[in-house]
About this RNA: Predicted 3D model of a 73-nucleotide RNA (transfer RNA) from a Deltaproteobacteria bacterium. Rfam family: tRNA. By type it is a transfer RNA.
RNA sequence: AGGGCAGUAGCUCCAACGGUAGAGCAGCGGUCUCCAAAACCGCCCGCUGGGGGUUCGAAUCCCUCCUGCCCUG
Repeated sequence: AGGGCAGUAGCUCCAACGGUAGAGCAGCGGUCUCCAAAACCGCCCGCUGGGGGUUCGAAUCCCUCCUGCCCUG
């Protein structure tokens, strides 16, 4: 320098062709228990890496930049 993959909740990851973003774990509260753990119930948490474009509508499509990893030279 060229090419590829990834970036979404505190963490690990889903999200057919664009249509109101979810799960598990963690955390908090409750039930249960002599206490705790486990189990069960509920709650909390996102500028979907940044910016721009297309569209009635973008995590998703297009452009550009940033970060990490890999490949080629």
Lineage of the source: Bacteria > Pseudomonadati > Myxococcota > Myxococcia. Model confidence (mean pLDDT): 81 of 100.